The prediction has a mean pLDDT of 80. The RNA shown here (transfer RNA) has 77 nucleotides and comes from a soil metagenome. RNAcentral records the identical sequence in 7 taxa. It matches the Rfam family "tRNA". The sequence is in RNAcentral, with records from ENA and MGnify.

RNA sequence: GGCCAGGUAGCUCAGUUGGUACGAGCGACCGCCUGAAAAGCGGUAGGUCGGCAGUUCGAUCCUGCCCCUGGCCACCA
Repeated sequence: GGCCAGGUAGCUCAGUUGGUACGAGCGACCGCCUGAAAAGCGGUAGGUCGGCAGUUCGAUCCUGCCCCUGGCCACCA
């Protein structure tokens, strides 16, 4: 440098052939339980959906460029 996959809640990940993410688990906080904890049960909060443009009435989803992560290939010494 080329190709491919991924970037969504603090973490690990779903999701939608464009119509406001009732998102899941773990974690956090509150409550129940306990003498007190842990475990268990219930609830609450938490998201510019990597960034900037474009298309569109409308973009997390489509297009372009860029950034980051991983993989394969090529190149150089």